[in-house]
RNA sequence: UCACCACACGGCUAUGGGGCUAGCCGAAACCGCCUUCGGGCUGAUGGCUCCUACCAACCA
Numbered sequence: 001u002c003a004c005c006a007c008a009c010g011g012c013u014a015u016g017g018g019g020c021u022a023g024c025c026g027a028a029a030c031c032g033c034c035u036u037c038g039g040g041c042u043g044a045u046g047g048c049u050c051c052u053a054c055c056a057a058c059c060a
Base pairs, nucleotide, nucleotide: 009026010025011024012023013022016051017050018049019048020047021046032041033040034039
């Protein structure tokens, strides 16, 4: 000096944020489904949970 491994660090996991957890990536990981390509549909989570936003119904 180079390579590998481990740890640390940082980042990502279809719409905002927090906690726990799992996986992935080191410039990549990631960017939902259907479609006649006109358009239509679901979900604030990868999983659990909390807050907020949005929608509908009911009540006052």
This is a predicted structure of a 60-nucleotide RNA (Fluoride riboswitch aptamer (crcB RNA motif)) from an Actinomycetota bacterium. The organism belongs to Actinomycetota, within Bacteria. The sequence was found by an Rfam model in a public genome assembly.